[in-house]
Context: one part of a larger RNA
RNA sequence: UUGGGCGUAAAGCGUCUGUAGGUGGCUUACCCAGUCAACUGUUAAAAAUCAGGGCUCAACCUUGAGUGGUCAGUUGAAACUAGUAAGCUUGAGUUAGGUAGGGGCUGAGGGAAUUCCUAGUGUAGCGGUGAAAUGCGUAGAUAUUAGGAGGAACACCGAUCGCGAAAGCGCUCAGCUGGGCCAUAACUGACACUGAGAGACGAAAGCUAAGGUAGCGAAAGGGAUUAGAUACCCCGUUUAGUCUUAGCCGUAAACGAUGGAUACUAAGUUCUGGUCGAUUAAAACCCGUUCAGUUCUGUAGCUAACGCGUUAAGUAUCCCGCCUGGGGAGUACGCUCGCAAGGGUGAAACUC
Numbered sequence: 001u002u003g004g005g006c007g008u009a010a011a012g013c014g015u016c017u018g019u020a021g022g023u024g025g026c027u028u029a030c031c032c033a034g035u036c037a038a039c040u041g042u043u044a045a046a047a048a049u050c051a052g053g054g055c056u057c058a059a060c061c062u063u064g065a066g067u068g069g070u071c072a073g074u075u076g077a078a079a080c081u082a083g084u085a086a087g088c089u090u091g092a093g094u095u096a097g098g099u100a101g102g103g104g105c106u107g108a109g110g111g112a113a114u115u116c117c118u119a120g121u122g123u124a125g126c127g128g129u130g131a132a133a134u135g136c137g138u139a140g141a142u143a144u145u146a147g148g149a150g151g152a153a154c155a156c157c158g159a160u161c162g163c164g165a166a167a168g169c170g171c172u173c174a175g176c177u178g179g180g181c182c183a184u185a186a187c188u189g190a191c192a193c194u195g196a197g198a199g200a201c202g203a204a205a206g207c208u209a210a211g212g213u214a215g216c217g218a219a220a221g222g223g224a225u226u227a228g229a230u231a232c233c234c235c236g237u238u239u240a241g242u243c244u245u246a247g248c249c250g251u252a253a254a255c256g257a258u259g260g261a262u263a264c265u266a267a268g269u270u271c272u273g274g275u276c277g278a279u280u281a282a283a284a285c286c287c288g289u290u291c292a293g294u295u296c297u298g299u300a301g302c303u304a305a306c307g308c309g310u311u312a313a314g315u316a317u318c319c320c321g322c323c324u325g326g327g328g329a330g331u332a333c334g335c336u337c338g339c340a341a342g343g344g345u346g347a348a349a350c351u352c
Base pairs, nucleotide, nucleotide: 004323005322006321007306008305012320014201015200016199017198021194022193023192025088026087027086028085029084030083033081034080035077036076037075038074039073040072041071043069049065050064051063052062053061054060091191092188093187094186095185096184097182098181099180103177104176105175106174107173108172109171110154115149116148117147118146119145120144121143125136126135162169163168206248207247208246209245210244211243215242216241221235222234223233259319260318261317262316263315264314267297268296271293272292273291274290276288277287301308302307325352326351327350334345335344336343337342
């Protein structure tokens, strides 16, 4: 390479948009490039194959024969693929009507709590732990009452829930804005799927500049524990950080450890958002139905097993990514990106 694979053994890019490319619905006509058939030519000799012959056999030498394949030409076939032309509506999309949502951005407002400040009451402790101590307190703490300041986060509702491509999103209100779902009609008429490169977004930590800093809190300090204790426990403060704005970084067990799309293949069940029906005086609830999502159980089937099982890890097709014994190593070198930290790409010797 072929082949085989990728939930957990090596292996799905963190997620999406999309270029080239690959693949692609139904009908009719044409065409004959691919495809298929026939014929002709070509494919040196030697070798190989088959049938003979000669050295006593064999190796060896030698005579003859031909299929197949390749390529080219000629003549045909027209189902499929491609192409051309015309059409269709089921895929896809658009418009009109509803609907749920913690989707995103901006602005304004709110209460509880912690801390601090001021004032009052009040007196000897408070705090902390396994037990203590460091620490705070007669310069009046802790506790309690009133007032004020400031920052960060939004209890209950809250869910096995919802939304979002993922990362993620939760106090309230307003404005701007993206997507989804449902039902009915009209319109476009294959406009589709995937997607190498490329681009965009991307938790936390970290970086740059300017602000902000209540609580928490790496590093550093102190008290304990201990043989030691550069820790686990405690104290206080302080720094970074956590917060905001602007810009970088581009990684995570970025996980469903499961790429995307389409079709098909038992049932039952939870919840969410719609439709329709039934019910009702009218609604709502309940019940049934049908879409879209979301749980659980489970048949067939699959799986090494665990398990998966219409949200497949079943049955198939298309496209992309990735894997090929362990270590060396996600290292070295080179290139590239970054302010840096580092990221991306990514070996070999050697060894088992």

Background
A computed fold for a 352-nucleotide part of an RNA from Convolutriloba macropyga, annotated as small-subunit ribosomal RNA, central domain. It matches the Rfam family "Bacterial small subunit ribosomal RNA". The organism belongs to Convolutriloba, within Eukaryota. The full RNA is in RNAcentral, with records from SILVA. The coordinates come from a structure-prediction model, not an experiment, and the mean pLDDT is 84.